RNA sequence: CACAUCUCAACGGGGUGUCCGGGCGCAGGUCCGGGCUGAGAGGCGCGCGAGCGUGACCCGUCGAACCUGAUCCGGCUCAUACCGGCGAAGGGAAUUGAGAUGACGCGCGGG
Numbered sequence: 001c002a003c004a005u006c007u008c009a010a011c012g013g014g015g016u017g018u019c020c021g022g023g024c025g026c027a028g029g030u031c032c033g034g035g036c037u038g039a040g041a042g043g044c045g046c047g048c049g050a051g052c053g054u055g056a057c058c059c060g061u062c063g064a065a066c067c068u069g070a071u072c073c074g075g076c077u078c079a080u081a082c083c084g085g086c087g088a089a090g091g092g093a094a095u096u097g098a099g100a101u102g103a104c105g106c107g108c109g110g111g
Stems, first nucleotide, its partner, number of pairs: 001105001003102008011060004017036008043054004066091003072085004
């Protein structure tokens, strides 16, 4: 002692799926219970409401966290999920500190 990985802290970004049953509703929907996938399917507080604050989780440019195209296309599935495409697409937080390990290592200087 760059760098890499991990942990912690601070800062910043992000997400309310799908299927079944039931209630309400003319309907779009919405509420309750259950199944599935997932890190998370959204807890708590405030608000008439739009929403705001905050917790957990994920992600921060080496960026598919997440958004748009998209009520997209093919496979598979009850459906979502998943796999392939779209995709060298268009956007996206434009980060800092501390510690551990790699390291009985490497670099530099001296004897």
The prediction has a mean pLDDT of 79. TPP riboswitch aptamer (THI element) from a Polyangiaceae bacterium, 111 nucleotides, folded computationally. The source organism's lineage runs through Bacteria, Myxococcota, Polyangia, Polyangiales and Polyangiaceae. Its Rfam family is "TPP riboswitch aptamer (THI element)". From the family's description: Vitamin B(1) in its active form thiamin pyrophosphate (TPP) is an essential coenzyme that is synthesised by coupling of pyrimidine and thiazole moieties in bacteria.